A computed fold for a 348-nucleotide part of an RNA from an uncultured bacterium, annotated as small-subunit ribosomal RNA, central domain. RNAcentral holds the full RNA, with entries from ENA. Rfam family: Bacterial small subunit ribosomal RNA. The coordinates come from a structure-prediction model, not an experiment, and the mean pLDDT is 88.

Context: one part of a larger RNA
RNA sequence: UUGGGCGUAAAGGGCGCGUAGGCGGUGCGGUAAGUCACCUGUGAAACCUCUGGGCUUAACUCAGAGCCUGUAGGCGAAACUACCGUGCUGGAGUGUGGGAGAGGUGCGUGGAAUUCCCGGUGUAGCGGUGAAAUGCGUAGAUAUCGGGAGGAACACCUGUGGCGAAAGCGGCGCACUGGACCACAACUGACGCUGAGGCGCGAAAGCUAGGGGAGCAAACAGGAUUAGAUACCCUGGUAGUCCACGCUGUAAACGAUGGAUGCUAGCCGUUGGCGGGUUUACCCGUCAGUGGCGCAGCUAACGCAUUAAGCAUCCCGCCUGGGGAGUACGGUCGCAAGAUUAAAACUC
Numbered sequence: 001u002u003g004g005g006c007g008u009a010a011a012g013g014g015c016g017c018g019u020a021g022g023c024g025g026u027g028c029g030g031u032a033a034g035u036c037a038c039c040u041g042u043g044a045a046a047c048c049u050c051u052g053g054g055c056u057u058a059a060c061u062c063a064g065a066g067c068c069u070g071u072a073g074g075c076g077a078a079a080c081u082a083c084c085g086u087g088c089u090g091g092a093g094u095g096u097g098g099g100a101g102a103g104g105u106g107c108g109u110g111g112a113a114u115u116c117c118c119g120g121u122g123u124a125g126c127g128g129u130g131a132a133a134u135g136c137g138u139a140g141a142u143a144u145c146g147g148g149a150g151g152a153a154c155a156c157c158u159g160u161g162g163c164g165a166a167a168g169c170g171g172c173g174c175a176c177u178g179g180a181c182c183a184c185a186a187c188u189g190a191c192g193c194u195g196a197g198g199c200g201c202g203a204a205a206g207c208u209a210g211g212g213g214a215g216c217a218a219a220c221a222g223g224a225u226u227a228g229a230u231a232c233c234c235u236g237g238u239a240g241u242c243c244a245c246g247c248u249g250u251a252a253a254c255g256a257u258g259g260a261u262g263c264u265a266g267c268c269g270u271u272g273g274c275g276g277g278u279u280u281a282c283c284c285g286u287c288a289g290u291g292g293c294g295c296a297g298c299u300a301a302c303g304c305a306u307u308a309a310g311c312a313u314c315c316c317g318c319c320u321g322g323g324g325a326g327u328a329c330g331g332u333c334g335c336a337a338g339a340u341u342a343a344a345a346c347u348c
Stems, first nucleotide, its partner, number of pairs: 003320004007302002012316001014201004021194003025088007033081002035077002038074005048066007091191001092188003095184004103177007110154001115149007125136002162169002206247002210243002215241002220236004258315006266293012297304002321348003330341004
């Protein structure tokens, strides 16, 4: 528990699709469930309030009125909500024509570099650090030239550039494929927004069995450093990192800012389109995105400021002092690791 809030104080679900539900543009006609007006019945008495009466007063008590905010029936009203019918085009969608993009999946392919192997040249060092040592090297290393193997990642281009719902996406080519944007205004005619449950996607690490393994590198070993050094530095090095099937379902999953719609000064950059002027090197307008600054307004301040944290409406999620605790128990899920849901005692 009325309420007030959620960028940083506690609080936006990691992200989407969507069920129920909630909410929903505009004209006309109808109905009358909600709504409103009136009437009738009922709404026990006491109590309470008002007026008056009775005990010498009061308490007390009697009478009348009010009240009982409700409910049922009847008769009406029709603005709003709802429902029914019929229209509309501004919301939404379709169509036609375009251009942009690391959006996704699969297949193929390229060069640089590291490592390893073979061969040539060549000789005593190489490597590493703050300095060293472990390590490698006369069984010929490092360096250098030629050849080969294999895996992973794609320098420059690269840009507060682009795309994607988020996670995320970057050599090149092909195939398949999703979405957004712009122009036209031909078509449908509210078909919309949100979304409890549900379903799907979801970095890294991790898990199961199989492949692969160049470099890097938890664990581990050694060398240093140090009072110690289970570290930082060095030499090695296994899981893993990669691929394909499946699982896990978390994160500072961040803009620490849920989604949708409308409205509210501007200025400067940039990406994609369209229209126009000029003669293209430039300017103007417009739509969609992405940044910087800034007014009103908001904010505890910082700051936000047409990409709002402003002004409003709708729907969902969440918060309610710190610790105990995102823990225990129980449930669900998982092979496990664990995830999710989620307390209390006690204490300040």